[in-house]
Molecule: RNase P RNA; transfer RNA
Organism: Rhodospirillales bacterium
RNA sequence: CCAGAUGGCCGGGUGACCGCUGCCGACGUAAGUCGGGAGAGGAAAGUCCGGGCUCCACGGAAACACGGUGCCGGGUAACGCCCGGCGGGGGCGACCCCAGGGAAAGUGCCACAGAGAGCUGAACCGCCGGUCUUUGACCGGUAAGGGUGAAAAGGUGCGGUAAGAGCGCACCGCGCGACCGGCAACGGAAGCGGCAGGGCAAACCCCACCGGGAGCAAGGCCAAAUAGGGGCGGCACGCAGGUCUUCCUGCAAGCGGCGUUUCCGCGCCCGCCGCCCGGGUCGGCUGCUGAAGAUGCCGGGUAACCGGCAUCGUAGAGGAAUGGUCAUCCAGCGCCCCUCGGGGCGUGGACAGAACCCGGCUUACAGGCCAUCUGGCAUU
RNA sequence: GGGGGUGUAGCUCAGAUGGUUAGAGCGCUGGCCUGUCACGCCAGAGGCCGCGGGUUCAAGUCCCGUCACUCCCGCCA
Numbered sequence: 001c002c003a004g005a006u007g008g009c010c011g012g013g014u015g016a017c018c019g020c021u022g023c024c025g026a027c028g029u030a031a032g033u034c035g036g037g038a039g040a041g042g043a044a045a046g047u048c049c050g051g052g053c054u055c056c057a058c059g060g061a062a063a064c065a066c067g068g069u070g071c072c073g074g075g076u077a078a079c080g081c082c083c084g085g086c087g088g089g090g091g092c093g094a095c096c097c098c099a100g101g102g103a104a105a106g107u108g109c110c111a112c113a114g115a116g117a118g119c120u121g122a123a124c125c126g127c128c129g130g131u132c133u134u135u136g137a138c139c140g141g142u143a144a145g146g147g148u149g150a151a152a153a154g155g156u157g158c159g160g161u162a163a164g165a166g167c168g169c170a171c172c173g174c175g176c177g178a179c180c181g182g183c184a185a186c187g188g189a190a191g192c193g194g195c196a197g198g199g200c201a202a203a204c205c206c207c208a209c210c211g212g213g214a215g216c217a218a219g220g221c222c223a224a225a226u227a228g229g230g231g232c233g234g235c236a237c238g239c240a241g242g243u244c245u246u247c248c249u250g251c252a253a254g255c256g257g258c259g260u261u262u263c264c265g266c267g268c269c270c271g272c273c274g275c276c277c278g279g280g281u282c283g284g285c286u287g288c289u290g291a292a293g294a295u296g297c298c299g300g301g302u303a304a305c306c307g308g309c310a311u312c313g314u315a316g317a318g319g320a321a322u323g324g325u326c327a328u329c330c331a332g333c334g335c336c337c338c339u340c341g342g343g344g345c346g347u348g349g350a351c352a353g354a355a356c357c358c359g360g361c362u363u364a365c366a367g368g369c370c371a372u373c374u375g376g377c378a379u380u
Numbered sequence: 381g382g383g384g385g386u387g388u389a390g391c392u393c394a395g396a397u398g399g400u401u402a403g404a405g406c407g408c409u410g411g412c413c414u415g416u417c418a419c420g421c422c423a424g425a426g427g428c429c430g431c432g433g434g435u436u437c438a439a440g441u442c443c444c445g446u447c448a449c450u451c452c453c454g455c456c457a
Base pairs, nucleotide, nucleotide: 001376002375003374004373005372006371007370008369009368010367012329013328014327015326016325017324018323020039021038023036024035025034026033027032041351045362046361048360049359050358051357052356053215054214055213056212066211067210068209069208070207071085072084073083074082075081086100087098088097089096090095101206102205106204107203108200109199110198124146125145126142127141128140129139130138131137132136154172155171156170157169158168159167173195174193175192176191179188180187181186219286220285221284222283229277230276231275232274233273234272235271238251239250240249241248242247254270256269257268258267259266260265293312294311295310296309297308298307299306300305330349332347333346334345335344336343337342381453382452383451384450385449386448387447390406391405392404393403399437408424409423410422411421412420430446431445432444433443434442
């Protein structure tokens, strides 16, 4: 210098002017005005997991069903997240990827091709032996060779044989494995065994563990108009008041229906008026942001993370504010000039917007910076 | 906030339990038919199965992630 790997950070700065939403102070009856101060993110996103919080259900718990997770150890409030290991795979390497329990409980599937596809062990071609009607047919042996397939029952060599075969032997592989190391996953391994039960569980299933449901439109408080519910009083042959009785003044609403009754009256029903009570709706307040908080230092730990001390005050709106213009600087990009060091002009900063909060995951993201490491080339 | 569905040819849709080379109708192209066009007949082209991974011998189909579109529900009593 080129090509890469991993981890982390930033993601425009400054100034002026005009705006937007809360908060505090002053003035104002109020509307509002003035001043001060604050005002998005690494993902605020997707809502894919896990919690806090709240309400509901439930005697405690367990089980069935359903869903999820799945090597081991640790971290955490918890997780399907993170860290460190183990095993497998990829890369020359730094490093990366893996839903990675059980196929010896059972069921199921393995298309096409092929003689044969999973359990008896299988004979299509070939090889060997025998018989016969001898360029061939039949019977038997044979899994070494060919062929099919993703997969065909250990591999190579020597011996052996009619031809062959773990049939025998050596090496490699495989299974079991005393013992050793490790908390464990797992690793190593004396020895034993001629070699045995192929794959698929992101097919059903088995095993272990986890899960009660709903969600801030949760939940709590205050509380209009209208309608509806309840209570009390009343609706004119009456009531109330007055300068007081053959007078005057005022009054929202029924000389309603049925039953009983000689009448007065009583009961029920319907309608209406006034006052009161309680529930809900519109609306308002709360929940609401001090939180498993942030930053720095120190200590423990390989790390995730944990502990201690100090400092800080950091949006809380609620159909939803956090914006725009100009100048200048900083990258980047394009064009031109050029004394190859630079100069000029133009353009120009992505993805995206809090809505109860937090821990993760995933996805989007112009461009830039830092650290560590790997491979190659060149030079010394 | 909660729940569901869809994505396959230019358009509308099939594709039961993974299996050989993914189909149908309309449309498109070429030919035949006709004096010409339409209709009709024959033939053909056109698909990374939304995208990226994984499981498997094998994926449109199974699993995970993701993107886009679309539908439904929500207060009190």